A computed fold for an 86-nucleotide RNA from Novacetimonas maltaceti, annotated as Glycine riboswitch aptamer. The sequence was found by an Rfam model in a public genome assembly.
[in-house]
RNA sequence: GGUAUCGACACGGGAGAGACCGGCCAUGCCGGCGCCGAAGGAGCAACCGCCCCGGAAACUCUCAGGCAAAAGGACCGGUCGGUGAU
Numbered sequence: 001g002g003u004a005u006c007g008a009c010a011c012g013g014g015a016g017a018g019a020c021c022g023g024c025c026a027u028g029c030c031g032g033c034g035c036c037g038a039a040g041g042a043g044c045a046a047c048c049g050c051c052c053c054g055g056a057a058a059c060u061c062u063c064a065g066g067c068a069a070a071a072g073g074a075c076c077g078g079u080c081g082g083u084g085a086u
Stems, first nucleotide, its partner, number of pairs: 003084007011077003018033001020032005034067003040063001041061003047055002
């Protein structure tokens, strides 16, 4: 220099779905009905591997979470650092 991967960040971008109804000591809690899929979790398995073990989606479920704004947010990028190969 460049590449893979991991971590951190008051960094940039970042979707969906009732500011629903009732009660109360009311930015909340409890109950009811209706929804969402992109924290986490679980399931299926194309595929990797292939003796076994194992890995494995943004698909499926909706336990958890969420349904104004804020916050959070998979993922993409940025910066810094660790590790490995060249």